The prediction has a mean pLDDT of 81. This is a predicted structure of a 68-nucleotide RNA (transfer RNA) from uncultured Stomatobaculum sp. Its Rfam family is "tRNA". The family's RNA type in Rfam is transfer RNA. The same sequence occurs in records of 2 taxa. Lineage of the source: Bacteria > Bacillota > Clostridia > Lachnospiraceae > Stomatobaculum.

RNA sequence: CAGGUGUGGUUCAAUGGUAGAACACAAGCUUCCCAAGCUUGGGACGCGGGUUCGAUUCCCGUCACUUG
Numbered sequence: 001c002a003g004g005u006g007u008g009g010u011u012c013a014a015u016g017g018u019a020g021a022a023c024a025c026a027a028g029c030u031u032c033c034c035a036a037g038c039u040u041g042g043g044a045c046g047c048g049g050g051u052u053c054g055a056u057u058c059c060c061g062u063c064a065c066u067u068g
Base pairs, nucleotide, nucleotide: 001068002067003066004065005064006063009023010022011021012020017053025041026040027039028038029037046062047061048060049059050058
């Protein structure tokens, strides 16, 4: 200098219209106990602007990581 990525604690979806899954975490049920299983719950779009009725999504800048 050029490109890519950034979303719950972790790994990943969602491509303009209420942000989801798995695992993890908490509570409960079950069990003599543990594990497993079942139910419920909390929690997230890197940051700042712009466009739009509406932005995780499109545009600009910036930060971090990464490839050349």